A computed fold for a 74-nucleotide RNA from a Thiohalorhabdaceae bacterium, annotated as transfer RNA.
RNAcentral holds the sequence, with entries from ENA.
Rfam family: tRNA. Rfam classes the family as a transfer RNA.
The coordinates come from a structure-prediction model, not an experiment, and the mean pLDDT is 81.
[in-house]
């Protein structure tokens, strides 16, 4: 350099252009004589600039990081 897959919640991960979810974590309640499980709710997120569209996590462009492959010099 080149070609692919990844980036979304504190963590692992969904989301076929139309209200951003789940799970565990942290916090409040509830149960327990306490603690633990269990039960309920809260809090929190699209790496970053554009572009398309009525409407972008999804689609296209540039960039920035992370993983694998290939090729080149040394």
């Nucleotide at each position: 350099g080149c070609g692919g897959g990844g980036g979304u919640a504190g963590u692992u991960c969904a989301a076929c252009g139309g209200c951003a979810g789940a799970a565990c974590c942290u916090u409040g309640g509830c149960c327990u004589u306490c603690c633990a499980a269990g039960c309920c709710a809260a809090u929190g997120a699209u790496g970053c600039g554009g572009g398309u569209u009525c409407g972008a996590u999804u689609c296209c462009c540039g960039u920035c990081c992370c993983c694998c492959g290939c090729u080149c010099c040394a």